[in-house]
RNA sequence: AACACCUACGUGGGAGAGACCUCACGGCGCCGAAGGGGCAAUUCCUCCCCGGAACCUCUCAGGCAAAAGGACUACGUGGGCAGG
Numbered sequence: 001a002a003c004a005c006c007u008a009c010g011u012g013g014g015a016g017a018g019a020c021c022u023c024a025c026g027g028c029g030c031c032g033a034a035g036g037g038g039c040a041a042u043u044c045c046u047c048c049c050c051g052g053a054a055c056c057u058c059u060c061a062g063g064c065a066a067a068a069g070g071a072c073u074a075c076g077u078g079g080g081c082a083g084g
Base pairs, nucleotide, nucleotide: 003083005080006079007078008077009076010075011074012073013072018028020027021026029064030063031062035060036058037057038056042054043053044052045051
């Protein structure tokens, strides 16, 4: 110095499910990809136990035309670390 890893920002991509009923209050149905909870089942951490995690699960929150949001991801720029 470059790469890997972590991280901030910018640009692009980015799923699912009601343009439901009701004047309204409210009601019924549904989704899983912010966040949050759980380990009963599934998968992973070489195997069992224990423990942990998840794209699994619950649906509290959120969401169910478009817009917005959006896990995750590609590239770019900057920073960190010091693994090889």
Source information:
This is a predicted structure of an 84-nucleotide RNA (Glycine riboswitch aptamer) from Actinoplanes sandaracinus. Lineage of the source: Bacteria > Bacillati > Actinomycetes > Micromonosporaceae > Actinoplanes. Of the family's consensus pairs, 80% are formed in the model.